[in-house]
Molecule: Bacterial RNase P class A
Organism: Bacteroidales bacterium
Order: sequence, then C1' cells, then structure tokens
RNA sequence: GCAGCAGGCUGUUCCAUCACCCCUUCGGCUACGCCCAGGGGGAGGAAAGUCCGGGCAACACAGAGCACCAUGCUUCUUAACGGGAAGAUAUCCGUGAGGAUAUAGAAGUGUAACAGAAAAUAACCACCCUGAGCGAAGGCAAGGGGAAAGGGUGAAAAGGCGGGGUAAGAGCCCACCGGUUUCCCUGGCGACGGGGGAAGCCGUACACCUCAUGGGUUGAAAGACCAUGUAUACCGGCGCUGAGGAUUGCUCGUCCGAUGCCGGGGGGUGGGUCGUAUGAUCAUGCCAGCAAUGGCAUGGCUAGAUAAAUGAUGGAAUUCAACAGAACCCGGCUUACAGGCAGGCUGUAAAA
Repeated sequence: GCAGCAGGCUGUUCCAUCACCCCUUCGGCUACGCCCAGGGGGAGGAAAGUCCGGGCAACACAGAGCACCAUGCUUCUUAACGGGAAGAUAUCCGUGAGGAUAUAGAAGUGUAACAGAAAAUAACCACCCUGAGCGAAGGCAAGGGGAAAGGGUGAAAAGGCGGGGUAAGAGCCCACCGGUUUCCCUGGCGACGGGGGAAGCCGUACACCUCAUGGGUUGAAAGACCAUGUAUACCGGCGCUGAGGAUUGCUCGUCCGAUGCCGGGGGGUGGGUCGUAUGAUCAUGCCAGCAAUGGCAUGGCUAGAUAAAUGAUGGAAUUCAACAGAACCCGGCUUACAGGCAGGCUGUAAAA
C1' cells in the first nucleotide's frame, strides 16, 4: 500500500432580513389579559419501534396456595431489567484478527418427517448353530434358534479402536482413547481448569414435567385542584291554574300536575391551573476498577406546545447533505442512516 476484523467519536456551519413557540424587562391601557419597544432560550443520535425495566399516579390488596407469563452457566454492575461488562464450557464458521449458537434439573410421559427391517422390547441382506425334506454324491434347503461384528437407510442406528473369547458374536472380558458419576491433590471469589485414582456406568434432540427467581392492573387521554357559563333529571319553597292529564262507560273520589321566580342538587358538555421540565440531570477535571460502572470537586439550568412552535428568502463554505421531528420523565434494547475523524488488531504482494 491493498484486503479485512472489532469497537469509539461525529453527523452541516456562519452572516443578514422576515416569521413562529416559550420566558423575561421598561412603559401604556378599557388590566388575572392585550399592545409598544427591547433582552434571552427553542429537537435527536436515534426524538422512531413502544420491546424490557424503573420513577410517578389512580384503582385493587389480611395471609397462604394453585394457575398463567417471563427468565435460566459464573462473577460483577445498577434505582431496576429479560439490559450491560468481564469470564467459563461445548459445537460450528473463518488462514487470521474474530464471529455465531447453546448451557438449571432428569424421576416419569410423549414425539422423532422422508428413507429404512427397525427411531429404542432393533434381525432386511449377509453371518453362525440346527435342520423337515430333496439329491447317487458334492451339495441344496422350508422351518427353529443365536447374534448388533459386516452391508445398506438416515439428521441420528445402541461409545471408538485393538486384542482375548466364541458355533458366530457381543463391555462378555482386557489394554488404550472419549464421555458420565465419584474420590484425592491443586489453581480460581466462581462457572470451571490442571494432575492422579475408582466404577463397564455409556444413544441423541425437543416438548410436557420438576426446581429456582421475578411479575397486582391500568397508563399523562394517569391523576389533583379551581371557577362557574349554558341547557337540565330530581328535591324544597313561593306563585299560578283549579286549567289539563291518569284511573272509569259516566259522575264522585283518588293521584299527577305544565309555564314563572328563589334555593339546593347530580351527571353531561365547555374553560383554567397544576401534574410538566432541578433531574437515578448535564459539562469539565481528578480518583477507584480490565471493563460495565462508581466516588469526589467545580460550574451550568438547557424546548415545554395543547391543534400543537424550528420555517422562508438572499449570500458564503468546491456540494441547496443520510436517517429522521419532542408531547410526563429516565435507564436500556432494537430498527433506520449519506458522509467524516482518530486510534487498535489480523492477513498479505512488491519495493526500500
């Protein structure tokens, strides 16, 4: 130099004019607002998806159990997490830097497509023993039994391999190797690693299941407060009517009773304030730690709308720049993304 690997940071800037949202100062007015003139602030690394966790709030809740859901190697981290950091073991991919996936338990139950005789009470071919029967004989052979060593099928076939053994065979027995369980020594906080010994104990995956830990529900349109405009169920009083209605064939009787005014009053609709911007906060520095992260010091206050604010025009930077726009807040995860920056590591050609 080229090709890569895993992370980190950044992600348009400046000037002028006009406009938009919020705060604020002086002044004015018909004053809980409006106007005039100034000053200050105004989106992101993901503001996104709303997936996980927490704060906050309302409701629910004696205690316990069942069910359901989530998570599941170790240690650490944190307000918390199913997140993060550093590690462990196994398998796979890559020449490599590295990457991907899995990992609680095993008493019981179930399932394992296609192929294959059979997917866990394994006999299809071949092998061994026996052998009805046939044949002059060599021999052939129905049937019965043994056997997982060979072949074939498969993602997976009853640990591997060699020897002994046997009719043929088989952890049936033995050596070595692999695994499992277990004992001792040893390193590590631990998962686990290293060394030595013992037991023939020896299919795999998934689900149900068992165990441990966590989980009440909803979600800022949560919720709290203030004022009372408009129409008004209902109740009381006054007033009015003695009309009208219901009951009945009719009368009496009984019951109800419009409109108006005053008071009470619930729910609906509409309004305002808070929640709602000082926080697990931000910046810088130092310290602890491999790191995630934590501690201390100093300084800062940094959008806050409610139909919802960031835009337009002109100029400059070689270029009218990617994904994208806050709505209670915070920590993560995931997804989208043009370009730029500086280091680390790996492989490798040629030249010096």